[in-house]
Context: one part of a larger RNA
RNA sequence: UUGGGCGUAAAGGGUACGUAGGUGGUUAAUUAAGUCAGGUAGUGAAAGACCGGAAUGCCAAAUUGCGGAAGAAUGCUUGAAACUGAUUGGACUAGAGUUUUAGGGGUGUUUAAUAGAAUUUUUGGAGGAGUGUUGAAAUGCUAAAAUACUAAAAGGACUGUUGAUUGCGGAAGCAUUAUUCAACCUUUAACUGACGCUGAGGUACGAAGGCAUUGGUAUCAAACGGGAUUAGAGACCCCGGUAGUCAAUGCUGUAAACGAUGAGUGUUCUAUCUUAUUUGAAAUAAGUUAGAAGCAAACGCGUAAACACUCCGCCUGGGGAGUACUGUCGCAAGGGUGAAACUC
Numbered sequence: 001u002u003g004g005g006c007g008u009a010a011a012g013g014g015u016a017c018g019u020a021g022g023u024g025g026u027u028a029a030u031u032a033a034g035u036c037a038g039g040u041a042g043u044g045a046a047a048g049a050c051c052g053g054a055a056u057g058c059c060a061a062a063u064u065g066c067g068g069a070a071g072a073a074u075g076c077u078u079g080a081a082a083c084u085g086a087u088u089g090g091a092c093u094a095g096a097g098u099u100u101u102a103g104g105g106g107u108g109u110u111u112a113a114u115a116g117a118a119u120u121u122u123u124g125g126a127g128g129a130g131u132g133u134u135g136a137a138a139u140g141c142u143a144a145a146a147u148a149c150u151a152a153a154a155g156g157a158c159u160g161u162u163g164a165u166u167g168c169g170g171a172a173g174c175a176u177u178a179u180u181c182a183a184c185c186u187u188u189a190a191c192u193g194a195c196g197c198u199g200a201g202g203u204a205c206g207a208a209g210g211c212a213u214u215g216g217u218a219u220c221a222a223a224c225g226g227g228a229u230u231a232g233a234g235a236c237c238c239c240g241g242u243a244g245u246c247a248a249u250g251c252u253g254u255a256a257a258c259g260a261u262g263a264g265u266g267u268u269c270u271a272u273c274u275u276a277u278u279u280g281a282a283a284u285a286a287g288u289u290a291g292a293a294g295c296a297a298a299c300g301c302g303u304a305a306a307c308a309c310u311c312c313g314c315c316u317g318g319g320g321a322g323u324a325c326u327g328u329c330g331c332a333a334g335g336g337u338g339a340a341a342c343u344c
């Protein structure tokens, strides 16, 4: 390489859009590039294999000559027209899309709110000795009046109950209320007429953390300090506490970015429950749970991990190593790409 694979053994790219490429619905006519059939020509080394007939040999095996035939592929040529391709200002509506009707959601985004409980701090009141924490304590706070109680104010972050086996989103993710502009899903009608699917490169988005600049800083809290524990304690526990956590603008571009399961299309059995449309039922769409057939090493899957097709990504023993080196991206931290020697 062929072959075989990728839920858990090595292996699905974090996600989407999309260029090239690959691939693609029904139908009519034409064409003949692919395809198929015939003819022909040069080639297609020899040996081997096949046929004929010899030599040698033990009329064994084996070996060595001679002759013939076959041969994928290629050029030219004659046909065929099912399939693929191409052509037609071809035709169609089941895919896809546009407008529209009625709905849906914690989808995104903009702006606003005397929306809300709580933590903290400050001030006033009242009160007078402890409080706080723990397995037990101590550090800590407190007579400059704490803790507990009460009235008010400030400020930042967050969004209780409802809440769920729930819903939405491409993923990351999304939950106070109202609002702006968009997107998405289901559904009604009309229209366009294959415009589709996938997608190397590419582009955009991308939790937390980190970085840069400017603000902000209530809580929590790496680092750090202290108290305990302990043989020690650089930890677990406790008291503090700065970056950070928040906002704006940029950068970083990674996660067990997980359903550890790429996207799309079609086919396939039964039951339970949920969400949306609906008075209800049925049906459709999206999910949940338990199974049949089938699959699977088993666990299990059964919304496929079944049966098929299209396209992309990826894997090839363990370590060395996601390391070194080159170039590349980044302010940096680092990212992406990615070996070998050696060793078992």
Stems, first nucleotide, its partner, number of pairs: 004315003007299002012312001014205004021198003025092003028088004033084002035080006042074002050068003054064002095195001096192004102186003107182002111178003115159002120154006130141002167174002209252007220244001224240004262311006269291003273287005294301002317344003328335002
Molecule: small-subunit ribosomal RNA, central domain
Organism: Drosophila quasianomalipes